[in-house]
Context: one part of a larger RNA
RNA sequence: GUCUGGGAGUCACUGUGUGCGGCAAGCUUAAGGCCUAACGGGCUGGAAGCGAAGCGAAAGCGAGUCUGAACAGGGCGAUAGUCGCAUGCAAUGUACCCGAAGCGGAUGUGAUCUACCCAUGGCCAGGUUGAAGCAUGAGUAAAAUCAUGUGGAGGACCGAACCCGUGAACCUUGAGAAUUUCUGGGAUGAGCUGUGGGUAGGAGUGAAAAGCUAAUCGAACACCGUAAUAGCUGGUUCUCUCCGAAAUAUAUAUAGGUAUAGCCUCGUGCGCUGACUAAUGGGGGUAAAGCACUGAAAAGACAAGGGCCCACACCAGGGUACCAACUCUUAUCAAACUCUGAAUACCAUUAGGUGUAGCACGGGAGACAGUCUGUGGGGGAUAAUCUCCAUAGGCGAGAGGAUAACAAUCCAGACCACCAAUUAAGGCCCCUAAAUUGCUGCUAAGUGGAAUAAUGAAAGGAUGUAAAUUUACAUAGACAAUAGGGAUGUUGGCUUAGAGGCAGCCAUCAUUUAAACAGUGCGUAACAGCUGACCUAUCGAGUGAAUUUGCGCCGAAAAUGAUCGGGACUCAAGCAGUAUGCCGAAAUUGUGGGAUCAGAAAUGAUCGGUAGGAGAGCGUUCCAACAAGGGCUGAAGCUGAUCGGAAACGAAAAGUGGACCAGUUGGAAGCGAGCAUCCAGAC
Numbered sequence: 001g002u003c004u005g006g007g008a009g010u011c012a013c014u015g016u017g018u019g020c021g022g023c024a025a026g027c028u029u030a031a032g033g034c035c036u037a038a039c040g041g042g043c044u045g046g047a048a049g050c051g052a053a054g055c056g057a058a059a060g061c062g063a064g065u066c067u068g069a070a071c072a073g074g075g076c077g078a079u080a081g082u083c084g085c086a087u088g089c090a091a092u093g094u095a096c097c098c099g100a101a102g103c104g105g106a107u108g109u110g111a112u113c114u115a116c117c118c119a120u121g122g123c124c125a126g127g128u129u130g131a132a133g134c135a136u137g138a139g140u141a142a143a144a145u146c147a148u149g150u151g152g153a154g155g156a157c158c159g160a161a162c163c164c165g166u167g168a169a170c171c172u173u174g175a176g177a178a179u180u181u182c183u184g185g186g187a188u189g190a191g192c193u194g195u196g197g198g199u200a201g202g203a204g205u206g207a208a209a210a211g212c213u214a215a216u217c218g219a220a221c222a223c224c225g226u227a228a229u230a231g232c233u234g235g236u237u238c239u240c241u242c243c244g245a246a247a248u249a250u251a252u253a254u255a256g257g258u259a260u261a262g263c264c265u266c267g268u269g270c271g272c273u274g275a276c277u278a279a280u281g282g283g284g285g286u287a288a289a290g291c292a293c294u295g296a297a298a299a300g301a302c303a304a305g306g307g308c309c310c311a312c313a314c315c316a317g318g319g320u321a322c323c324a325a326c327u328c329u330u331a332u333c334a335a336a337c338u339c340u341g342a343a344u345a346c347c348a349u350u351a352g353g354u355g356u357a358g359c360a361c362g363g364g365a366g367a368c369a370g371u372c373u374g375u376g377g378g379g380g381a382u383a384a385u386c387u388c389c390a391u392a393g394g395c396g397a398g399a400g401g402a403u404a405a406c407a408a409u410c411c412a413g414a415c416c417a418c419c420a421a422u423u424a425a426g427g428c429c430c431c432u433a434a435a436u437u438g439c440u441g442c443u444a445a446g447u448g449g450a451a452u453a454a455u456g457a458a459a460g461g462a463u464g465u466a467a468a469u470u471u472a473c474a475u476a477g478a479c480a481a482u483a484g485g486g487a488u489g490u491u492g493g494c495u496u497a498g499a500g501g502c503a504g505c506c507a508u509c510a511u512u513u514a515a516a517c518a519g520u521g522c523g524u525a526a527c528a529g530c531u532g533a534c535c536u537a538u539c540g541a542g543u544g545a546a547u548u549u550g551c552g553c554c555g556a557a558a559a560u561g562a563u564c565g566g567g568a569c570u571c572a573a574g575c576a577g578u579a580u581g582c583c584g585a586a587a588u589u590g591u592g593g594g595a596u597c598a599g600a601a602a603u604g605a606u607c608g609g610u611a612g613g614a615g616a617g618c619g620u621u622c623c624a625a626c627a628a629g630g631g632c633u634g635a636a637g638c639u640g641a642u643c644g645g646a647a648a649c650g651a652a653a654a655g656u657g658g659a660c661c662a663g664u665u666g667g668a669a670g671c672g673a674g675c676a677u678c679c680a681g682a683c
Stems, first nucleotide, its partner, number of pairs: 001683006011093002014090010026050003032044004054061002064076004096235002099232001103225003107222003115199009124189001126158003129154001133150006162186003167182003201217001203213003238617006248261005263366001264364007272355001276352007288340001289338002294334003298330004305323002307320004370395010400411003415593004420589003426583003429567003435580001437579006448569001460554002464551010481538005487511003492506003517532001521530002594607005618672001620669007629661002637656003642651003
């Protein structure tokens, strides 16, 4: 893992609802007793309980009473109960089932592991060093002292056994629940060790690590309290029908819990009150707008007051391309500004509105982690599949079609069946259902074609191309190209070493002309030279500049192989406009069927659904009554052709099996399995 079996809302009591039943101003017996065909059946038993009157602190009064001066107002009262059976829910009990870590026990078991202690035994190869003391000699006044021997001390040295476990590697479903190998520490000592004994659970023991106390230790193990408790996690077993949420407010030692309200459901009552629509009447200070207030803020004018400079003994002054209040002009800004001021929304009145309803009371809930999109905002960076509000829609609890795929987008709300039809969004070259459809344009970039985004990359750049507008020149010949001219006073004056159109400064005239600058650029030391402006000729029709718009171009870099979903597509199968068809869903329609609700009927409406409420059923085991059934000519069980029902399920030929089983009505439950890292067994 699979299979088979087991496996979770129970029972008692009390309360409160609902349904059914008995009796009823009453209802009911409890314990006990008697009888009995022993069924827990009948009779008895009125103790006791609930109810039939309340109000007031009470005296007390009484369908009223209390307060009160009150005949007012207000409070509490004045409507049939009670006893059973069934059932919903709640409280108390283990209280739907499994699950802690833990807490307690004058309950016990453990020191054969290990810590320390007691008693009694055992063990430590070999080698090295050479303390004290002593002896002899030297030495001294005597000592001290020195030398040589002797001697054999030491938590002494090296190193096996023995004890330990420093570093490393292998191993790490191991050979091993701590080992192995190499390496390392101690090895006459606070040494190691055998045997026997002692100390224990808030206790022992501890050269102290909260170490060790039998693979268990910041309080051992076993049993008991014990089904501890678990606002937490997981699981909770047949079917169908009707309705159908919430993820909010307030409070909370509260924030993943709970209570009350809101939202769902069921019952009873009320009955037009409801959503919505129209008309009318209201208040408002948002959007917008504005600058009248409060503030912000640009330019200018005017001008107090300052700064700086000059002048000055003081007083009084002068200048200013500085700053600048107030006032004025022009142009602005504001969530915490408003002289103004909508649309909506909200409140009310009237009318319509029998619904998609509404309101009141009562039984039962669930829910109080929400999420995305559009819109209005706060926070953030006018970031986030970000966060916090409001509002609408969806998802949640919603299937179907579109978007390649894709809870939240677009279309559209699935009772069942159909090899019928029409459409929506979106599409119609092929994959792939439907236009290789018509017309008018644009695009040449595979732009289209996607950077996870969904109006799909920016600033910026460019004789891309198309359209519109403005303007200049042009058959008195433009633009471009080619050819020619492009002069004179003059080398203008100044400056300068020089300055001759062309370093720089000033001026920029006049003449001859078809035209020609006191010169546009290159150039020279300065000239020269080249070129341009300007003019003419050739040519013969458009040529420049600017603005706006459409579609394109560059800007454009990411990690395994690329790509628009793919193939492929260019007067398109791209983009824009227009026209006509068609395809396309569980939408709508058609035909047939089912259920719920309303209705006398005809008929009409409705039937997606999580949590959840309400209802109707199927099946299992046992019991009672009835009927009196089936069965060795083959019961139950097992396999199962086939048939029936909307489902749970029912029936059943045949085979197997070998002795019980089933029907109807009612009752009672150890009553339904796929899931709990569920339990047991098998494989």
Molecule: large-subunit ribosomal RNA, domain II
Organism: Opitutales bacterium